Background: Predicted 3D model of an 88-nucleotide RNA (c-di-GMP-I riboswitch aptamer) from Candidatus Immundihabitans aquiphilus. Model confidence (mean pLDDT): 87 of 100. Its Rfam family is "c-di-GMP-I riboswitch aptamer". On this family, see Weinberg et al., Nucleic Acids Res 2007: "Identification of 22 candidate structured RNAs in bacteria using the CMfinder comparative genomics pipeline". Gene Ontology term of the family: cyclic-di-GMP binding. The sequence was found by an Rfam model in a public genome assembly.
């Protein structure tokens, strides 16, 4: 250096829900909390998933419903980059 993660150290983050704020929503933030996670460390580039504020369309008093992402998901996969131990 590369590659793997079997037993390990010494650590790490932090789902679900709970308050509080932000947002049209999905969802984010902070605190409590711990299902899990060998990168569940950190980029939205490609795919899927999620929401639809705007804007299309139908409807038309209107309402409601369809379709759309430049919203968002990195703990949904592929990528890209860094990174601790231990094995080979």
């Nucleotide at each position: 250096a590369g590659u793997u993660g079997a037993u390990a150290a010494a650590g790490g983050c932090a789902a679900a829900u709970c308050a509080a704020c932000c947002g049209a929503a999905a969802g984010g933030u902070u605190g409590a909390g711990a299902c899990g996670c060998a990168a569940a460390g950190c980029c939205a580039u490609g795919g899927g998933c999620c929401u639809a504020a705007g804007g299309c369309a139908c409807a038309u008093a209107a309402a409601a419903u369809g379709c759309u992402a430049a919203g968002g998901u990195a703990g949904c996969c592929a990528g890209g980059u860094u990174g601790c131990c231990g094995g080979c």

The source organism's lineage runs through Bacteria, Atribacterota, Candidatus Phoenicimicrobiia, Candidatus Phoenicimicrobiaceae and Candidatus Immundihabitans.